About this RNA: Transfer RNA from a Bacteroidota bacterium, 73 nucleotides, folded computationally. The organism belongs to Bacteroidota, within Bacteria.
RNA sequence: GGACCAGUAGCAUAAUGGAUAGUGCACCUGAUUACGGAUCAGGAGGUUGGGGGUUCGAGUCCCUCCUGGUCCG
Numbered sequence: 001g002g003a004c005c006a007g008u009a010g011c012a013u014a015a016u017g018g019a020u021a022g023u024g025c026a027c028c029u030g031a032u033u034a035c036g037g038a039u040c041a042g043g044a045g046g047u048u049g050g051g052g053g054u055u056c057g058a059g060u061c062c063c064u065c066c067u068g069g070u071c072c073g
Stems, first nucleotide, its partner, number of pairs: 001072007010025004018056001027043005049065005
C1' cells in the first nucleotide's frame, strides 16, 4: 500500500429496514439477615465509533473518516 472482518450501557452480547434499542453480569434502593453473602422485588445507566446520504422509517443499506484485528504484498 491492497483485501476482508469488527465497533451497541462499566463489561459481555441480541435485535428481518418497522413497538419506547432487549438480555446477562456489575451498580443503586428496598425486603430478608445479628452483620454480610445468597435469594426476592424495584430502579438507574445507550449520541448503536464520528460525519454525510438513501428511505415514510436506519443499529441494520450506501459513501467517507477513525480505532482494533486477520490475510496478502